RNAcentral holds the sequence, with entries from Rfam. The RNA shown here (c-di-GMP-I riboswitch aptamer) has 94 nucleotides and comes from Bacillus mesophilus. The organism belongs to Bacillus, within Bacteria.
RNA sequence: UCAGAAAAAGGCAAACCUGUUGAAAAAUAGGGACGCAAAGUCACGGGUCUAAGGUUGGAUUUUUUAUUCUAAUGAUGACGGCUGGUCUGCCUGA
Numbered sequence: 001u002c003a004g005a006a007a008a009a010g011g012c013a014a015a016c017c018u019g020u021u022g023a024a025a026a027a028u029a030g031g032g033a034c035g036c037a038a039a040g041u042c043a044c045g046g047g048u049c050u051a052a053g054g055u056u057g058g059a060u061u062u063u064u065u066a067u068u069c070u071a072a073u074g075a076u077g078a079c080g081g082c083u084g085g086u087c088u089g090c091c092u093g094a
Stems, first nucleotide, its partner, number of pairs: 001094004011036002016031006034081001040087001042085001044084003047079003054073006061066001
C1' cells in the first nucleotide's frame, strides 16, 4: 500500500421502549440488537430532513406602525447508520 474467505481479542449499536432537551428535524442517558472493518474523526462537496425566528400572501379583530389563525418561502437548525472527500486506527493475509 492492497484485500477481507477463515480465526482471535475487543469495539460500535438500527428499529422499538422509557427519561431529559428542542418549535421541529433530531440529540442525549438507560434498556435493546437490525446490522457495521472504519457504523472512528471532521458538516468541506453532493444529497436528505425539519421550518422556530424572518419575509410575503390570505383570513380575522378594530383599539390600525397592531392581534390571532393559516399558507408559501427559507438554514442560521440537523442527519456521517445516504454518499464523495479529509485525518487517524485493530486483527488476519499478500